[in-house]
């Protein structure tokens, strides 16, 4: 410090997720030791049991228990005595209960309540303070009771009543009172207590002296506490108003103390947008955690403060409480009960139940530290110190060290060689931390008290205090820490991960299953992602997971974000509060910056040291605590104050432009309607129609009239207005703007939360008006449907007046104001200048100002773009945004007549949603161009028959594959057996085929029997080749196991080959340049071409694969050569023929050349490329044809040509044999053949090819047969012989438009040929038969010249079997205006929400399942307001009743007190009525989610009616 994830890719925006640190944690697996910490976060839920606050006999009366002493008695024995028992005695040590004092207000727990009576920081004045410190003055003299106790009574108990006795440091007077309190300044008021030790004297005690403790008064201190002020301190405005003791004053009361704290009266205030009130949540802080910091989150342990103690209320006592282990009352709960009544409060320490994912022992000790009481000893202390449990956390240590290659075994992988685990193990040599056993052994302990000495006090060598010295005692932890010894590598390693992020990879299993997953995602037969294994990586007594916080996240942005299009500028003004503000001077010192002082507790964190072996931990010092307050000085800037200024702003004067606004009136054109005239059959409307109108006279046309609405031309990125918006003309009223020049005011300015006004269209209310248009509605069309688009009608509405509504894609998707920052070109309004003109008007040019447009530098921007009219650089203020959906929705408030508007969530759900730009693809987008693509033609298919292929059906099998173009006369250039892969039956199992091993035999040939055959069982012939004589090679048979074999599966695991777009003109690269980038440029543009062909231009320059050319055939000529080919001339010969001699001239053959290149001329064109025309030429613009197929697309085809991974079968899915099937047949389709005839059929005659094939062959002549063919055998291994008569054509004859002299299917009969074999199932011949069919619906195919059409010939395959296929020649057309349309393609451009790319994407209803949520008759809880009722305990007030020790008394009584009664306040509780919140509710509304449901097709392309907003 970043990374993953939206896309085909890119850059942004933006969310989600991860890596880090942390925790009072929990869970899973695992677990050796020690140190230091920490340990109910949930039910402030309920609690059994034990303990947690007592102490003082030196305050008191005393003596229940214990011990001792003394006295008395009894028993026993060891008999002057002892022991035991009984009893008396408070005499002593002590002490139960009680009176009294001090302490139970500390310590300990918890965080319910509390948003301020809290806390934090800094201040303040009107207070109290036990014990403590140091002062002041005292401590005199009396009195009356009440507990305990005794007696009696009640009660189950708790407890209680009555009578009687008694003490005090308990209680009450009196005296005194410096200082103290009150005061009207005269005065008045108010205390106390003793106790123990010592001393001498005394009979003893009292008294006395002494010093100690205690007591009283009072003023200080210290400590602690109370009160007040300011600032800080969480969320909600879907909480906007709250408040009657409320705010203030006066009098009074009350308190320790100020104060409405309380009360009476008076006034009407007080708080609040700087957020009152209300609701929800919450103890606050030092700090902890995270972070670079600013911040964020938290408030366990430790420390400070607060609050609480079963819930609510209340006071008492006291220095202090409204009191955790006190009291009273009410309530809930639990327990006891004799049913009458009582008892209780673990949020103390342990512990129990419950709740929960989850949190410990009913331990030891007061040894230390501290606290209470006490003179002290001492007692108490679940505070505390320790121990126990828990890997809960942090820190430290160990589980061994060295050596050891045969790189052992085993595991795993393998390309079979090896690699890896791995020096790892074993082995050898060492060591012993920790744990274990045995032994030793610090420190935590200082003392108090006791003894001695000295000093002080004192009469005192007592006592007490202080100082010093001495002896001795005190340890829970504790088997302490630590040290020594002993033995032995011995007792001690796991967890997670290994697709990317993120370090670490292979095998097996599984097969969208099981499962994983933090995000992206993985799994559908080769999974580094599941599970296991081997290996590896990380951390390590831990490791992972989950939860939570911060970080990363600049993702709430002060530091440090944004708002044209991504979320986001309010529809627009005016203006309040607020914020902010020109220039000069003076004063002030609030802000601001600087110094000092106080404070900011300690601990924590940081720095430097110290102590535990180290560390964690503990500890000393320092700095820091960024804060607050006080004070001193500074004055630039801001503020405040005063005085001035004119540049901002405004006012006045004079002009100017304008659809600015409001009202009133006027005008013409047009539509419609009405009346009249002319006129006749249609009009109207559409893609085409129909509804509609019209013979009752329409439409058309002319004249007249009525009425309403809107204002053509002018008209313009022209004008005006804040926006919405404004358009005939005239008048009246009125707002704003601009210009020029001066004068005046003197900062008066800008923005603007709330507020207020304006605000298109539609809509609403009332009343008018209504021509045209036109929601709704009706009809007609269209359509599968058509509640649409189109048509004919048509009502609200549109118009006017008045009043509402308050929203729009109210847009420049751009808030207002101000300043600054290059220019150029228009245009509107004004001012100035120049030029021309005699002058005006006008035109033109320049400057300036205010608008309004276009381009553009810098700069900005994600890009697009913006660019003085900023989206640049700055300042001021306002509004708004924070992932998509849910949702601008629900609920609530407000507004509205309503419609609805404004404000405005959550649950739930997804990992995206989005912007700009890029490359493609696509479009019922555009432009340009091409192609037998259309058109123009010729001939077909589709109808019939047959052939052939295919689908379907059938079958034991009808083997398999190919399936739009690009499967279907295709693989198959040829299924009777074979082929053959299929079916049935019979057989074989190392196999029909290959290699290796062993044994035997040459191989091979002839033959018998059984069988359908394979096969089985025999018989005979034969005995080879090489040799180093051992044997070897080839072949055959048998055996054994490794293996063979598979046309089984997967073409979606593959290679190779092929089809297709397409012989279309495209597809790319290097360097450079542009762009943040994907990418672009080049390759686009202007021409041109068949062509990315060429030229020109050009940030491109070049290059590659394609195009073309090079290759083959063909068209002309030349050279060479001349047999088997040819024959002009010469000669010979024949009935005739190059037949022969001869010849190379010609044709031809087959080698090599020439030729054609836009080369030449003219025109067009940019003078280019090129095109058009012409000449010449056999051929002219790639001459014609062929081979040749770029990058890629279709998971195209083929595992059945072949090869091949994986998988499956192995006496069978392999192999052999026979027979059958592939040839089936209600039917559909494709491709063909031959036809339906006169351009023809039939018959007869005559002519002209090319290219092929032939020895297992082609086969001549001759003869036979009507013919297929037979016979025959010449020739030919082929320019020689044969197949082999070419046919159409031509000549002649006949047929005469008919189911025929057309057509030939089908069937019967007879044959031929091939072949082991023509039954299933061959071809051909002859005779006979003579079907459909008379030119073919919708639709559809081929072809542009030697082409179509037509005619025949040949070949491959092949024993035989073409209408198919591949070739060959003969005859030989028609048409192309042209590119609008259909199809396909190319280039450019445009739109896009597509990228699996339009066979795309995608919307809504309905149906089903699940989820959360709104409404809902209601129902049940919680909280709370108001109005009442009620009134325990208690306090205060009153008091007619009752009782009454201290004091006073005139002795009657009084004062005072207690009880009772009563009034006020008030908790629980009750009633009524509201508010609010939670839960639930038949039914219901929408929403979300869910691989393959229904209906349509709304959006994305002009999405097929442009879309969208209201």
């Nucleotide at each position: 410090a970043g990374a993953g994830u939206u896309u085909g890719a890119u850059c942004a925006u933006g969310g989600c997720u991860c890596a880090g640190a942390u925790u009072g944690a929990a869970c899973g697996c695992u677990g050796g030791c020690g140190g230091c910490a920490u340990g109910c976060u949930u039910a402030a839920c309920a609690c059994a049991u034990g303990c947690a606050a007592g102490u003082c006999g030196a305050a008191c009366g005393g003596u229940a228990a214990c011990a001792g002493g003394c006295g008395a008695g009894a028993a026993c024995u060891u008999u002057u005595a002892g022991u035991u028992c009984u009893u008396g005695u408070g005499c002593u040590g002590a002490c139960g209960a009680g009176u009294g004092g001090c302490g139970g207000a500390c310590g300990g727990g918890u965080g319910a309540g509390u948003a301020a009576u809290a806390c934090u920081u800094a201040g303040g004045a009107a207070u109290c303070u036990g014990c403590c410190c140091a002062g002041u003055a005292g401590u005199g003299g009396g009195g009356g009771a009440c507990a305990a106790c005794u007696c009696g009574g009640g009660g189950a108990a708790a407890c209680u009543c009555g009578a009687g006795c008694u003490a005090a440091u308990a209680c009450c007077g009196c005296a005194u009172a410096c200082g103290c309190c009150c005061u009207a300044c005269g005065g008045g008021g108010g205390a106390a207590a003793g106790c123990a030790g010592g001393g001498g004297a005394u009979c003893u005690g009292c008294a006395c002296c002494u010093g100690g403790c205690c007591c009283u008064u009072u003023a200080g201190g210290a400590u602690g506490a109370g009160c007040c002020u300011a600032a800080g301190c969480c969320g909600g405005a879907u909480u906007a108003g709250c408040u009657a003791g409320u705010u203030g004053g006066u009098g009074g009361g009350g308190u320790a103390a100020a104060g409405g704290c309380c009360u009476a009266c008076c006034a009407a205030g007080g708080c609040g947008a700087c957020g009152a009130u209300c609701c929800a949540u919450a103890g606050c802080u030092g700090u902890u955690u995270u972070g670079a910091g600013a911040g964020g989150a938290a408030g366990a342990u430790c420390a400070g403060c607060c609050a609480c103690a079963c819930u609510g209320g209340g006071a008492c006592u006291g220095a202090g409480a409204c009191a955790c282990g006190g009291c009273c009352c009410a309530g809930a709960c639990u327990c006891c009960u004799a049913c009458g009544g009582g008892a209780g409060g673990c949020a103390g320490c342990a512990g129990u139940g419950g709740g929960g994912a989850a949190u410990a022992u009913u331990g030891g000790a007061c040894a230390a530290u501290g606290g209470g009481g006490g003179c002290a000893a001492c007692c108490c202390u679940g505070a505390u110190c320790c121990a126990g449990c828990a890997a809960u956390g942090c820190c430290g240590c160990g589980u061994g060290u060295g050596u050891g290659a045969a790189g052992a075994a085993g595991g795993c992988c393998u390309g079979a060689g090896g690699g890896u685990u791995g020096u790892a193990a074993a082995g050898c040599a060492c060591u012993u931390u920790c744990a274990g056993c045995g032994g030793g052994g610090a420190g935590g302990a200082a003392a108090u008290g006791c003894c001695c000495u000295g000093c002080g006090u004192u009469a005192a060598u007592a006592g007490c205090g202080c100082a010093g010295g001495g002896a001795g005692u005190u340890g829970a932890c504790g088997u302490u820490a630590c040290c020594c010894g002993c033995a032995g590598a011995a007792g001690a390693a796991g967890c997670a991960c290994c697709g990317g992020c993120u370090a670490a990879c292979u095998c097996u299993g599984u097969g969208c299953c099981a499962g994983c997953a933090g995000c992206c995602g993985c799994g559908g037969u080769a999974a580094u992602a599941c599970a296991g294994a081997g290996g590896g990586u990380g951390c390590g007594a831990g490791c992972g997971u989950u939860a939570a916080u911060c970080g990363g996240a600049c993702u709430u942005a002060u530091u440090g974000g944004g708002c044209g299009u991504a979320a986001a500028g309010g529809g627009c003004g005016c203006g309040u509060a607020g914020g902010u503000g020109g220039c000069u001077a003076u004063a002030u010192a609030a802000g601001u910056g600087a110094g000092a002082u106080g404070u900011g507790a300690a601990a924590u964190a940081c720095c430097c040291g110290g102590g535990c072996u180290u560390a964690a931990c503990c500890u000393g010092g320092g700095a820091a605590c960024u804060g607050c307050a006080u004070u001193c000085g500074a004055u630039a800037c801001u503020g405040c104050a005063u005085a001035a200024c004119u540049a901002g702003a405004g006012u006045a004067u004079a002009a100017c432009a304008g659809a600015g606004g409001a009202a009133u009136g006027u005008g013409g054109a047009a539509u419609u309607c009405c009346g009249g005239g002319u006129g006749u059959a249609g009009c109207g409307g559409u893609g085409a129609a129909a509804u509609g109108c019209g013979u009752a006279g329409a439409u058309a046309u002319c004249c007249g009239g009525a009425g309403g609405a809107a204002c053509a031309c002018c008209a313009g990125u022209g004008g005006c207005g804040a926006a919405g918006g404004c358009g005939a003309c005239a008048u009246u009223c009125u707002g704003g703007g601009u210009u020029a020049a001066u004068a005046c005011u003197g900062a008066c300015g800008c923005u603007g939360a709330g507020g207020u006004g304006c605000g298109a269209a539609a809509g609403c209310g009332u009343g008018g008006g209504g021509a045209g248009c036109a929601a709704a509605c009706a009809g007609g069309a269209u359509u599968a449907g058509a509640u649409c688009c189109c048509c004919u009608g048509g009502u609200a509405g549109u118009c006017c007046a008045c009043g509402c509504c308050g929203u729009a894609a109210a847009c420049g998707a751009u808030g207002u104001c101000a300043a600054c920052u290059a220019g150029c070109c228009g245009u509107u309004g004004g001012g100035g200048g120049g030029c021309u003109u005699g002058a005006c008007c006008g035109a033109c040019c320049c400057c300036u100002u205010a608008g309004u447009g276009g381009c553009g530098c810098a700069g900005c921007u994600a890009a697009c773009g913006c660019g003085u009219u900023a989206a640049g650089u700055u300042g001021a203020c306002c509004g708004c945004c924070u992932g998509g959906g849910g949702a601008g929705u629900a609920c609530g408030c407000c507004g509205g007549c309503a419609a609805c508007g404004u404000u405005a969530a959550a649950a739930c759900u997804c990992a995206a949603a989005u912007g700009a730009a890029u490359u493609g693809a696509c479009g019922g987008g555009g432009g340009c161009c091409c192609g037998c693509a259309c058109a123009a033609g010729c001939g077909g298919u589709g109808g019939a028959g047959c052939a052939u292929g295919u689908g379907g059906u059938u079958u034991a099998a009808u083997u398999c594959g190919a399936u739009g173009c690009a499967a279907c006369g295709c693989g198959a250039a040829g299924a009777a057996c074979c082929u053959u892969a299929c079916c049935u039956a019979c057989u074989c199992u190392u196999g029909a085929c290959a290699u290796c091993c062993u044994u035997g035999g040459a191989a091979u040939c002839c033959u018998g029997u059984a069988g359908a055959g394979a096969u089985a069982c025999g018989g005979g012939a034969g005995u080879g080749c090489c040799u180093u004589c051992g044997g070897g090679a080839a072949c055959c048979a048998a055996g054994u196991g490794a293996c063979a074999g598979g046309u089984g599966c997967u073409g979606c695991a593959u290679g190779g080959c092929u089809g297709u777009c397409g012989u279309c003109a495209g597809c790319u690269c290097g360097u450079g340049u542009c762009g943040u980038g994907a990418g672009a440029u080049g390759u686009u543009g202007g021409g041109u071409u068949a062509a990315g062909u060429c030229c020109c231009g050009u940030a491109a320059c070049g290059a590659g694969c394609g195009c073309a050319a090079c290759c083959c055939c063909u068209a002309u000529c030349c050279u060479u050569a001349g047999u088997u080919g040819c024959u002009a001339a010469c000669g010979a010969g024949u009935a005739a023929u190059g037949u022969c001699g001869a010849g190379g001239a010609c044709u031809c053959u087959a080698a090599g050349g020439a030729g054609a290149c836009u080369g030449c001329c003219g025109g067009u064109g940019a003078u280019a490329a090129a095109c058009c025309g012409g000449a010449g030429g056999a051929a002219g613009g790639u001459g014609g044809g062929g081979a040749c197929g770029a990058u890629g697309u279709c998971a195209a085809g083929u595992c059945a040509u072949c090869a091949u991974g994986g998988u499956c079968c192995u006496u069978a899915c392999g192999a052999g044999u026979a027979g059958g099937g592939c040839u089936a047949c209600a039917c559909g389709c494709g491709u063909g053949c031959a036809g339906c005839c006169c351009a023809g059929g039939u018959c007869g005659g005559u002519a002209c090819a090319g290219a092929g094939g032939g020895u297992u062959g082609c086969c001549a002549a001759g003869c036979c047969g009507c013919g297929a063919g037979g016979u025959g055998g010449a020739g030919c291994u082929a320019a020689u012989c044969c197949c082999a008569g070419a046919a159409a054509a031509c000549c002649g004859a006949u047929c005469g438009u008919a189911g025929u002299c057309c057509g030939g299917a089908u069937u019967g009969g007879a044959g031929u040929c091939u072949g082991c074999a023509a039954c299933u199932c061959g071809a051909c011949u002859c005779c006979a038969u003579g079907a459909a069919g008379u030119c073919g619906g919708a639709a559809u195919c081929g072809c542009u010249a030697g082409u179509a059409a037509u005619c025949g010939c040949g070949a491959a395959u092949c024993a035989g079997a073409a209408u198919g296929u591949c070739g060959c020649g003969g005859u030989g057309a028609a048409u192309a205006c042209g590119u609008u349309c259909c199809c396909g393609g190319g280039c450019c451009u445009u739109g896009u929400a597509c990228a699996c790319a339009c066979c795309g994407c995608c919307c809504g209803u309905c149906a089903c399942a699940c989820c959360a949520u709104g409404g809902g008759a209601g129902u049940g809880g919680g909280u709370u307001g108001c109005a009442a009722a009620a009134g325990a305990a208690g306090u205060g007030g009153g008091u007619a009743g009752a009782c009454u020790a201290a004091c006073c008394u005139u002795c009657g009584g009084g004062a005072g007190g207690u009880c009772g009664c009563u009034c006020a306040c008030c908790a629980c509780u009750u009633u009524g009525u509201g508010a609010u919140u939670c839960a639930u509710g038949a039914c219901u509304g929408g929403g979300g989610u869910g691989a393959a449901g229904u209906c349509g097709u709304a959006a994305c392309a002009a999405g097929g009616u442009a879309g969208c907003c209201g």
This is a predicted structure of a 1510-nucleotide RNA (small-subunit ribosomal RNA) from an uncultured prokaryote. It matches the Rfam family "Bacterial small subunit ribosomal RNA".